[in-house]
RNA sequence: UAAGCGGCUAGAGGAGCGAUAAGCAAGAGUACCUAGGGGAGGCGGCAGCCAAAGAACUUAGGGAAAGGGGAGUAUCGCCGAAGUCUUAAAAGGGCACUUUCUAAGACUGGUUAAACAGUGAAUAACUGUUCAACUGUCACUUAAACCUAAGUGAUGCGCUAGUCUGUUA
Numbered sequence: 001u002a003a004g005c006g007g008c009u010a011g012a013g014g015a016g017c018g019a020u021a022a023g024c025a026a027g028a029g030u031a032c033c034u035a036g037g038g039g040a041g042g043c044g045g046c047a048g049c050c051a052a053a054g055a056a057c058u059u060a061g062g063g064a065a066a067g068g069g070g071a072g073u074a075u076c077g078c079c080g081a082a083g084u085c086u087u088a089a090a091a092g093g094g095c096a097c098u099u100u101c102u103a104a105g106a107c108u109g110g111u112u113a114a115a116c117a118g119u120g121a122a123u124a125a126c127u128g129u130u131c132a133a134c135u136g137u138c139a140c141u142u143a144a145a146c147c148u149a150a151g152u153g154a155u156g157c158g159c160u161a162g163u164c165u166g167u168u169a
Stems, first nucleotide, its partner, number of pairs: 001169003006164006014079001016078006024070001032063003036059003041050003045095002082108007090100004109135004114130006136155008
């Protein structure tokens, strides 16, 4: 001086990811409560619960929600951001089953659309699988030689920049 392995630091992608707060729309004039009429069995996976002191349901009046989810605004944390699945343990609900926290493993670069399935009041939204388009990064090929463009393949423990200690010449 050059190459390359590893570590550290800082960054980039874009309708980028997530959280919190107040309001808003929908949920819904629904659930539920209530005075009257009709009406004998209803709810649940099980255990059980409600009911002649009048159930479910229906009718015509009165009152009247919420969880979860949503678009936007503001703020914050970030770029395996985050999400999903499986397993283990703990806590809650009567059990089933399900929710929450933690840990391990696996998959997914990002966004959008479609089909199917699930959750959901829903044609919103989310999740999973399949496929397509756009896009980011890298490698190779071709063309250009200012900017780069096209094609193929791959994908985050990746990529870019800087830096440090060894190694090789």